[in-house]
Context: one part of a larger RNA
RNA sequence: CUGGGCUUAAAGAGUAUGUAGGCGGUCUGUUAAGCGUCUUGUGAAAUCCCUCGGCUUAACCGAGGAAUGGCGAGGCGAACUGUCAGACUUGAGGCAGGUAGAGGUGUGUGGAACUCUUGGUGGAGCGGUGGAAUGCGUAGAUAUCAAGAGGAACACCUGAGGCGAAAGCGACGCACUGGGCCUGACCUGACGCUGAGAUACGAAAGCCAGGGGAGCGAACGGGAUUAGAUACCCCGGUAGUCCUGGCCCUAAACGAUGUCCACUAGGCUGGAGAUUCUCUGACGAAGUUCCAGCCGGAACGAAAGUAUUAAGUGGACCGCCUGGGGAGUACGGUCGCAAGGCUAAAACUC
Numbered sequence: 001c002u003g004g005g006c007u008u009a010a011a012g013a014g015u016a017u018g019u020a021g022g023c024g025g026u027c028u029g030u031u032a033a034g035c036g037u038c039u040u041g042u043g044a045a046a047u048c049c050c051u052c053g054g055c056u057u058a059a060c061c062g063a064g065g066a067a068u069g070g071c072g073a074g075g076c077g078a079a080c081u082g083u084c085a086g087a088c089u090u091g092a093g094g095c096a097g098g099u100a101g102a103g104g105u106g107u108g109u110g111g112a113a114c115u116c117u118u119g120g121u122g123g124a125g126c127g128g129u130g131g132a133a134u135g136c137g138u139a140g141a142u143a144u145c146a147a148g149a150g151g152a153a154c155a156c157c158u159g160a161g162g163c164g165a166a167a168g169c170g171a172c173g174c175a176c177u178g179g180g181c182c183u184g185a186c187c188u189g190a191c192g193c194u195g196a197g198a199u200a201c202g203a204a205a206g207c208c209a210g211g212g213g214a215g216c217g218a219a220c221g222g223g224a225u226u227a228g229a230u231a232c233c234c235c236g237g238u239a240g241u242c243c244u245g246g247c248c249c250u251a252a253a254c255g256a257u258g259u260c261c262a263c264u265a266g267g268c269u270g271g272a273g274a275u276u277c278u279c280u281g282a283c284g285a286a287g288u289u290c291c292a293g294c295c296g297g298a299a300c301g302a303a304a305g306u307a308u309u310a311a312g313u314g315g316a317c318c319g320c321c322u323g324g325g326g327a328g329u330a331c332g333g334u335c336g337c338a339a340g341g342c343u344a345a346a347a348c349u350c
Stems, first nucleotide, its partner, number of pairs: 003322004007304002012318001014201004021194003025088005031082001033081002035077008049065006091191001092188003095184005103177007110154001114150008125136002162169002206247006215241002220236004258317006266295008275286003299306002323350003332343004
């Protein structure tokens, strides 16, 4: 390289949009590039292979044949791929009418709790632990009542529930705004799928500038524990956690399972619609589309298991793997303010 693979053995990029490229629905005609067939030219000789012959054999030599995967030209064919032209509606999109939702951004509002401040009551403890101590308190704490201030998070509802491409999203109102689903089959007429580069988004921590700072709390200080205790427990507490703007770009970024399409037993549950039936309503029943789960058969799998949400059966395209360590390291390049990220070896060793 090929082959074989990628849930757990090495291996799916964190996610999406999309350029080039690859691949591409039904019908009719056209063309003849791919494709097939026939003919012809060329593919030097030697070598290799086959047959025959010559040196006593052999090596070697001579003759003939085959081969030379290839390339060029001409004729013919037209199923398939491609080209061009025309048509179509089932893929895709649009339109109309509905509909659920913690989808996003901005802004305003609310109550519980907490801490602080002021005042009232009160008068010796409080707090904390396995037990204590540090700590707080007669300068009046803890407790309790009232008033005020502040920041952060939104109990119950809450669900194997919903929404989002992923990260993620949970008090309430308003404004702006994205997507989905259902029904109709009115419009466009293949406009599609994937996607190297590229671009955008991307938890937490971290960085820069300006705010904010109640609670919590790396670092740090103290008290304990202990042989020691740079910990676990306790008392404090700075960055940070929050907001605005700008960076960083990583996670067990997980379903450890790339995206899209088609097909392949069933049973149960939940969410979102529309339809039909039961005299009507309610309850209910039936079939149906989309979504989220549980169980389970064929099949697959090393097994665990997966099983119409596939890890089954096929197709299209991308990414990735190739014994362990060295190493996701060095060097180089590139991005970053830095921290560091991305790309990515070898010697050596087992």
The prediction has a mean pLDDT of 87. Small-subunit ribosomal RNA, central domain from a metagenome, 350 nucleotides, folded computationally.